The RNA shown here (transfer RNA) has 64 nucleotides and comes from a marine eukaryotic metagenome. Model confidence (mean pLDDT): 81 of 100. Rfam family: tRNA. The RNAcentral record of the sequence draws on MGnify.

[in-house]
RNA sequence: GAUUGGCGCAGUGGCUAGCGCAGCGGCUUUACACGCCGUUGGUCGCGGGUUCGAAUCCCUCAUC
Repeated sequence: GAUUGGCGCAGUGGCUAGCGCAGCGGCUUUACACGCCGUUGGUCGCGGGUUCGAAUCCCUCAUC
């Protein structure tokens, strides 16, 4: 310094946590792939604190 879906990342206090890939379904195809449309999946490493409100600020711990 980093830790956020299976993977790669964004989100630097506010209302439903997003994007790409992957997965699933549909269209297309003789079929597959590509392409298009839709969709599932995350209590944000663990535990505490501050705050009306924490992924976001503070502390401990864990891992790299």